Record summary: Lysine riboswitch aptamer from Lacticaseibacillus zeae, 159 nucleotides, folded computationally. The RNAcentral record of the sequence draws on MGnify. The organism belongs to Lacticaseibacillus, within Bacteria. Its Rfam family is "Lysine riboswitch aptamer". The family has 47 seed sequences and 3,224 matches in Rfam 15.1. Of the family's consensus pairs, 100% are formed in the model.
[in-house]
RNA sequence: UAGAGGUCGCACCGAUCAUCAGUCGCAACUGCAAUGGCCUGAACGCCAGAUGCACAGUUGUUAAAGGGAAAGGUGCCGAAAUGCCGGCUUAGUUCAGUAAGGCGGUGUUGGGCCAGUGGAUAACAUCUGCUGGACUGUCGCGGCUAUCGCGGGGCGCUA
Numbered sequence: 001u002a003g004a005g006g007u008c009g010c011a012c013c014g015a016u017c018a019u020c021a022g023u024c025g026c027a028a029c030u031g032c033a034a035u036g037g038c039c040u041g042a043a044c045g046c047c048a049g050a051u052g053c054a055c056a057g058u059u060g061u062u063a064a065a066g067g068g069a070a071a072g073g074u075g076c077c078g079a080a081a082u083g084c085c086g087g088c089u090u091a092g093u094u095c096a097g098u099a100a101g102g103c104g105g106u107g108u109u110g111g112g113c114c115a116g117u118g119g120a121u122a123a124c125a126u127c128u129g130c131u132g133g134a135c136u137g138u139c140g141c142g143g144c145u146a147u148c149g150c151g152g153g154g155c156g157c158u159a
Base pairs, nucleotide, nucleotide: 001159002158003157006077009076010075011074012073013072016069017068025061026060027059028058029057030056031055035048036047037046038045039097040096041095042094043093044092080109081108082107083106084105085104086103088101089100090099091098110136111135113133114132115131116130117129118128119127120126138152139151140150141149142148
């Protein structure tokens, strides 16, 4: 420098589809009667409220995002995923959290699958951590040419 592992190899985009959900929200009526909203708490700031907050009931209307599948396409083989640490941005301002995104450093994982368990999530879909199992690929040793045994890891293996 170029390649290989896999017939679910990895990641991304994706018309469209189902779910999310008859849910959030909105409107009307009835009851009630003073607070409610801006992610949570405190302080502040702003907005709404007896022309009725919040809450409850009835009726009507009614989403979206994330996550999933997908014809088709793109980039690739540490592809990529993930743990920990440290900043940065956003959610009205400050402090403390929480969530999301991205950056830097450092570690783990060869690959997909199955089972158990923990977490996320509306979800039994899906993703992900740990443990175990068989399979597969590669290299080393043994063995002898079997479809074997043991062991290692991608900063590897082959040319």